[in-house]
Molecule: Bacterial RNase P class A
Organism: Planctomycetota bacterium
RNA sequence: UCGGUUGACCAGAUGGUCGCUGUCGGCUGGUCCGAUAGAGGAAAGUCCGGGCUUCGCAGGGCAGAGCGGUCGGUAACGCCGACCAGUCGGAAGGCUAGGGAAAGUGCCACAGAGAAUAGACCGCCACACGCGGCAACGCGUGCGGUAAGGGUGAAACGGUGGGGUAAGAGCCCACCAGCGUGCAAGGUGACUUGUGCGGCUUGGUAAACCCCGCUCGAAGCAAGAUCAAACAGAGGGAAGGUCCAGCUUGCUGGGCCACGAAGCGGCUCCGUUUCGUUCGACUCUCGGGUAGAUCGCUUGAGGCGGCGAGCAAUCGUCGUCCCAGAGAAAUGACCGUCGGCGACUCGGUCAAACGCGUCGCAACAGAACCCGGCUUAUCGGUCAACCGACAUU
Numbered sequence: 001u002c003g004g005u006u007g008a009c010c011a012g013a014u015g016g017u018c019g020c021u022g023u024c025g026g027c028u029g030g031u032c033c034g035a036u037a038g039a040g041g042a043a044a045g046u047c048c049g050g051g052c053u054u055c056g057c058a059g060g061g062c063a064g065a066g067c068g069g070u071c072g073g074u075a076a077c078g079c080c081g082a083c084c085a086g087u088c089g090g091a092a093g094g095c096u097a098g099g100g101a102a103a104g105u106g107c108c109a110c111a112g113a114g115a116a117u118a119g120a121c122c123g124c125c126a127c128a129c130g131c132g133g134c135a136a137c138g139c140g141u142g143c144g145g146u147a148a149g150g151g152u153g154a155a156a157c158g159g160u161g162g163g164g165u166a167a168g169a170g171c172c173c174a175c176c177a178g179c180g181u182g183c184a185a186g187g188u189g190a191c192u193u194g195u196g197c198g199g200c201u202u203g204g205u206a207a208a209c210c211c212c213g214c215u216c217g218a219a220g221c222a223a224g225a226u227c228a229a230a231c232a233g234a235g236g237g238a239a240g241g242u243c244c245a246g247c248u249u250g251c252u253g254g255g256c257c258a259c260g261a262a263g264c265g266g267c268u269c270c271g272u273u274u275c276g277u278u279c280g281a282c283u284c285u286c287g288g289g290u291a292g293a294u295c296g297c298u299u300g301a302g303g304c305g306g307c308g309a310g311c312a313a314u315c316g317u318c319g320u321c322c323c324a325g326a327g328a329a330a331u332g333a334c335c336g337u338c339g340g341c342g343a344c345u346c347g348g349u350c351a352a353a354c355g356c357g358u359c360g361c362a363a364c365a366g367a368a369c370c371c372g373g374c375u376u377a378u379c380g381g382u383c384a385a386c387c388g389a390c391a392u393u
Stems, first nucleotide, its partner, number of pairs: 001389010012338007020038007040364001044375002047373005052220004064216005069083005084098001085096004099211002104209002106205003121150002123146003127142006158176006177201001179198008224295004233286005240257008258277009302321008340361005346355002
């Protein structure tokens, strides 16, 4: 100097003139004056987790959903940190739906003999028969043995070497890989390293169904709370008998049975409760009126700074600050200067860097109860660390 990796921050600044909203103050009380604050890194998606509000809840079970290495962090999480294992990269670093395939079921196209209780296409070997040949042997057919060699495939039921065999095979042996297991050391742990023993060795896929472990009430600020206002009128439908008591002699109350409307339980129909049976529960049609205001609503799992603990995430402590609260939705418009990015001319240079001038551009995008995350979009700028390449000293 260039390329790469990881992380953090900014998101124009400033002056003027008008305009809007909140809070505070003032007095001449006017939609007045002054001071002060006023939209993001994602405010977005509504994907997770909570705070808060209302309802529900004895404890369990079934179903469902989520997560899935270990240990920490957090109010909590599907989030964050560190580490382990695997994998990609030359490296810095990145990625992971990371428990179980020997509980069961399913799937692995095509090719291939055969794809997990596999398998014989080409081969190799032995025997019998036939043909050729002096012979060794060769060819064909049949019956058997074999899976070491070849082929197919993404993948073929361990690898290399040796022994053995008719030919072969973990059949046996040595070494290795895998699996199971003992011991030792390190680590909180996942796990790592070393060293023995063993049978000889059983693919992949659970982001397929499934099994295992852990966690999980519902709804949501259109949650909810308080105050105020109004709820008129007209016309219909609608289910009864009996007995007793009282005294007001036709009214009140009560009982029994029946019926109407509604709720609950076993849900055929039955049981039961409440209200009602013309002073009528309930219901139909027409039709008038009211619906305003306040709270929730911004002081928080808050920001910033110092010190301490910790590898880190984060936590503790001390100090300091108040940094939107609209209500159909305010936080804006114009002008100037500087800054940023880009293009062009000229100068400059080995080439650049750099300088003057002119022109253009400024992305993604707008709070609505609040907070912690994740994901997505995006013009540009700054800083730091690490890896690599080149050059110089």